The RNA shown here (transfer RNA) has 73 nucleotides and comes from a Bacteroidota bacterium. The coordinates come from a structure-prediction model, not an experiment, and the mean pLDDT is 82. It matches the Rfam family "tRNA". Rfam classes the family as a transfer RNA. About the family: Transfer RNA (tRNA) molecules are approximately 80 nucleotides in length. The RNAcentral record of the sequence draws on ENA. Taxonomically the source falls in Bacteroidota (Bacteria, Pseudomonadati).
[in-house]
RNA sequence: GGAGCGUUGGUCAAGGGGUUAAGACGCUUCCCUUUCACGGAAGAAUCACGGGUUCGAUUCCCGUACGCUCUAC
Numbered sequence: 001g002g003a004g005c006g007u008u009g010g011u012c013a014a015g016g017g018g019u020u021a022a023g024a025c026g027c028u029u030c031c032c033u034u035u036c037a038c039g040g041a042a043g044a045a046u047c048a049c050g051g052g053u054u055c056g057a058u059u060c061c062c063g064u065a066c067g068c069u070c071u072a073c
Base pairs, nucleotide, nucleotide: 001071002070003069004068005067006066007065010025011024012023018055027043028042029041030040031039048064049063050062051061052060
């Protein structure tokens, strides 16, 4: 340099055109407890960036960035 795959809350991670973007851990508040822990309830927090296609994009296409793998010199 070329090719392929990936990028979703703080972490892990499902979903691949119309979902309230599922779930686990963590975090916050409340309940429980003399207090902490455990347990229970509620809540906040996410689609890498820019374009395109579409009535509608996290999902499809192109580019960029980053990561991983393969490959050439």